[in-house]
Context: one part of a larger RNA
Molecule: large-subunit ribosomal RNA, domain II
Organism: Planctomycetota bacterium
């Protein structure tokens, strides 16, 4: 892992709703008990229950009754109508309940099913271990040399100091023993703690045999929460016991209609509920509601706008104030390209600003008859209270985020199909089946790959096929103002002077460091000079004119579509690809492809109308997850009637073959170590398996 078998809403009571039957103001029997060979069954059994009156906490009263003093009031109750011979009687209506069965839901037991870690009691353990008793055992060799002794020296004595002796030590070195520091290697191991090297300890707080004690709300612990029989921060069995799990997982055949939410509000509440919103199904409401459309009144203060008013904020003018200057002993005053209140003028911002002021939207009244029960109320059942991208208005964040919280909207969620190369949430568009018919919608028509062709334009960048500030004599289009046969612009030749080296500064400062000042002449023109240049001068352009040429030549604004700015990680890799100069943009036209869309053709279903003998006819409707709701099919058994066989029936297993919308259901062969079957109706469940790290076997 795969295949089998096994494997989860069940049983009782009570409630509540349905459907179906029984009797009906009454309905029912329970325990028990008769009949009976038992059992079925039938009959007896109103105690009891519910129901026919209600008030009150109650005692209690009762068509009333409970607060009160109360024939005040109030609360909850208390049926009408006719009609006679009227304290009353008849009619009529109105008001229904109860008991049983199915079948939905609820409580209440395990209550769908499997799953805890842990409570609690009784008990088993100290043959592992920890710790302590009792009694034995064990520790090669080697080294060191404590006190003591004892000798000889030395002292007046004490004492000292030497040789010899002596054998102390939680001494030394190292074997058995005990241990286990490193490292390797072993890791589905030789091994559920080990092997090899290498260590410590080795007369002690040493190892170690027997026998013996200490228990779990404890025990023992040179203390690691260590250790108490391979998983101790409370051990192991077994019981309470199916503990409990707002949590994970898993819950088994088919078709048919309908179809959600992921919201509000509270919640020791936040991955849970309670209620309401959304959803089914039943009843009840029928020109009433509801829905689009149009009209007609409403009410607002968002958008836009505006600046009066609250504030923000720029400049000018005017001017309180305060600053600085100047004057003055000091008061005054006088000035100011300072700061500035308020006033003005002009121009501006603003969710918590508005003397203005929509469009939608929402309300309510009508009309219309388009939709056609779509509203509504009462009741049985739910799920679901994690929502996601989008586009629009907004708060939050950084006017970041597939961010994050609100409004409106759609999608997906629960939706398949076509398109965006692939791509839940974006464009198109809602799939009942079946057709090798046809139009189209988003997109798209060179090839891959269905389907195209024309007209005007534009781009030259593979732009197109990724980006911004910013930059450019790219280019096409509009348009504005200058020069121009009295010769523009570009280019070449020539001139570009004189006072003057201006004046100050300065070592110098001569057009060109830097300050001032920028005038006059000669002139066709020529700056007290726009560059470059020298230490400073010189030198070379410019600006300025004059010739030559000979037709345009400049500056600007706006727009189209190009250009550069352009750096990333495995590989081209920022068109899907090839490849394209149109098969790229832009405007226009006609044409074609393209879906499960809409047509056709048959065929089925759900609701509705109509005729209804059946049959049917017309409409309509038919993606679907949670759920709601409806119809069925198959298995075990049981009763009832019925039925087939004998080289047959039938079980199994397998090929074929028909049939039904589906679950299945039928026929036939073949096969085989089945022994009972079938068909109707009806009942009654241990009723259906692919999932539960599902059990159990086999492979």
């Nucleotide at each position: 892992g795969c295949c089998a078998g096994c494997g989860a809403g069940u049983u009782a009571a009570c409630c509540u709703c349905a459907g179906u039957g029984g009797c009906a103001a009454g309905g029912u029997u329970a325990a028990g008990g008769g009949u009976u060979a038992g059992a079925a069954u039938c009959c007896c059994g109103a105690a009891g229950c519910c129901g026919c009156a209600g008030c009150g906490a109650a005692a209690g009263c009762g068509a009333g009754u409970c607060c009160g003093a109360a024939u005040a009031g109030g609360g909850c109750g208390c049926c009408c109508c006719g009609c006679c011979u009227c304290u009353g009687g008849c009619g009529g209506g109105a008001u229904a309940g109860u008991c049983a069965c199915u079948g939905g839901g609820g409580u209440u037991a395990g209550a769908c099913c499997c799953g805890a870690a842990a409570c609690c009691a009784g008990g088993u353990g100290a043959g592992c271990u920890a710790c302590c008793c009792a009694u034995g055992g064990g520790c090669a060799g080697g080294c060191u040399g404590a006190a003591g002794g004892u000798c000889g020296c030395u002292u007046a004595a004490c004492g000292g100091c030497g040789g010899c002796u002596g054998g102390a030590g939680g001494g030394c070195c190292g074997a058995a023993c005990c241990u286990u520091u490193c490292a390797g290697c072993g890791u589905u191991g030789a091994a559920a703690a080990g092997c090899u090297g290498u260590g410590g300890g080795a007369u002690g707080a040493c190892c170690u045999g027997u026998g013996g004690g200490u228990a779990g709300c404890g025990g023992u612990g040179a203390a690691a929460a260590g250790c108490c029989u391979a998983a101790c921060g409370a051990a192991c069995c077994u019981g309470g016991a199916g503990a409990u799990a707002u949590c994970u997982g898993g819950u088994u055949c088919u078709c048919c209609c309908c179809g959600a939410a992921a919201u509000g509000u509270c919640u020791a509440u936040a991955a849970g509920g309670a209620c309401a919103g959304c959803c089914u199904c039943g009843g009840g409401u029928a020109a009433a509601u509801g829905g689009a459309g149009c009209g007609c009144g409403g009410g607002g203060g968002u958008a836009u706008g505006g600046c009066u008013c609250u504030g923000g904020a720029u400049g000018g003018c005017c001017u309180a104030g305060g600053g600085g200057c100047c004057u003055u002993a000091a008061c005054c005053g006088g000035u100011u390209a300072c700061c500035a209140a308020a006033g003005u003028c002009a121009a501006c911002c603003a969710a918590a600003c508005c003397g203005a002021a929509a469009a939608u939207a929402c309300c309510g009244c009508g009309c219309c008859a388009c939709c056609u029960u779509a509203g509504c109320c009462c009741g049985g059942g739910a799920g679901u209270g994690a929502g996601a991208a989008c586009g629009c208005g907004g708060g939050g964040g950084a006017u970041a985020a597939g961010c994050u919280c609100c409004g409106c909207g759609c999608u997906c969620a629960a939706a398949a199909g076509g398109g965006a190369a692939a791509c839940a949430g974006c464009c198109c568009a809602g799939a009942c089946c079946a057709g090798c018919a046809g139009c189209u919608a988003a997109g798209g028509u060179c090839c891959c790959u269905a389907a195209c062709u024309u007209g005007c334009g534009c781009u030259a960048a593979g732009u197109g096929g990724g980006a911004a500030a910013g930059g450019a004599a790219g280019u096409g289009g509009a348009g504005u103002c200058g020069c121009u046969a009295a010769g523009a612009c570009a280019a070449c030749c020539g001139g570009g002077a004189g006072g003057u080296u201006g004046g100050c500064u300065c070592a110098g400062a001569a057009g060109c460091a830097g300050c001032c000042a920028u005038c006059c002449u000669u002139a066709a023109a020529a700056g007290a000079a726009a560059g470059c240049g020298u230490a400073a001068c010189a030198g070379c352009u410019c600006a300025c004119c004059g010739g030559u040429c000979a037709a345009g030549g400049g500056a600007c604004u706006c727009u189209g579509c190009g250009c550069c700015g352009a750096a990333a990680a495995u590989u081209u890799a920022a068109c899907g690809g090839g490849g394209c100069u149109a098969a790229g943009c832009g405007c226009a036209a006609g044409a074609c492809c393209g879906a499960a869309g809409c047509u056709c053709u048959g065929g089925a279903u759900u609701c509705g109308c109509c005729a209804u003998u059946u049959u049917g006819g017309c409409g309509u409707c038919u993606g679907g997850u949670a759920g709601g709701g409806g119809a069925g099919c198959g298995u075990u058994c049981u009763g009832a009637g019925g039925g087939a066989g004998a080289u047959a029936c039938u079980g199994g297993c397998u090929u074929u073959a028909g049939g039904g919308u589906a679950a299945c259901c039928u026929a036939a062969g073949g096969u085989u170590u089945u022994g009972g079957c079938c068909c109707u109706c009806a009942g009654a469940a241990g009723u259906g398996c692919g999932a539960a790290u599902g059990c159990u076997g086999g492979c």